[in-house]
This is a predicted structure of a 71-nucleotide RNA (transfer RNA) from a Minisyncoccota bacterium. The coordinates come from a structure-prediction model, not an experiment, and the mean pLDDT is 85. Rfam family: tRNA. Rfam classes the family as a transfer RNA.
RNA sequence: GCGGGAUUAGUAUAGUGGCAGUACUACGGUCUCCAAAACCGUUGGCGGAGGUCCGAUUCCUCCAUCCCGCG
Numbered sequence: 001g002c003g004g005g006a007u008u009a010g011u012a013u014a015g016u017g018g019c020a021g022u023a024c025u026a027c028g029g030u031c032u033c034c035a036a037a038a039c040c041g042u043u044g045g046c047g048g049a050g051g052u053c054c055g056a057u058u059c060c061u062c063c064a065u066c067c068c069g070c071g
Stems, first nucleotide, its partner, number of pairs: 001070007010024004018054001026042005047063005
């Protein structure tokens, strides 16, 4: 330099055009003499900028970071 892949909550991940989910964590509660466990509940997220579309996490372009391959 060229090609491919990934980027979604604190962490791991699902979601391929129509209200963004799950698990763990965190926080609050129930229980307990206390704690753990269990159970109930709550908070919090689509890497950035443009485009297409009635509507974009999803499609297109560029940028950023990371991974793999080729040279």